[in-house]
RNA sequence: GCAUCGGUAGCUCAGCUGGAUAGAGCGCCUGUCUGCUAAACGGGGGGUCGCUGGUUCGAGCCCAGUCCGGUGCA
Numbered sequence: 001g002c003a004u005c006g007g008u009a010g011c012u013c014a015g016c017u018g019g020a021u022a023g024a025g026c027g028c029c030u031g032u033c034u035g036c037u038a039a040a041c042g043g044g045g046g047g048u049c050g051c052u053g054g055u056u057c058g059a060g061c062c063c064a065g066u067c068c069g070g071u072g073c074a
Base pairs, nucleotide, nucleotide: 001073002072003071004070005069006068007067010026011025012024013023019057028044029043030042031041032040050066051065052064053063054062
C1' cells in the first nucleotide's frame, strides 16, 4: 500500500429486513436483611452508538470520507 473484520455504558458484548423510549451480564451507588461484612433480593445513576458529511418521513443499522485496533497478502 491492497483486502477484510471490528469500534455501542467503567469492562465484556447483543442489537433481526432502517421504524416502539438504545439493551444484557459484570462493576458502581443505594435500600432490605445481618451484631458487622459477604451472599441473596429490590431500586437507581451512567451512552448523543469512534469522528465528519450524505441518503431517508425516519439511521447503531445504508452510502462516502477519515481516525484507531485485529487478521491476511504484498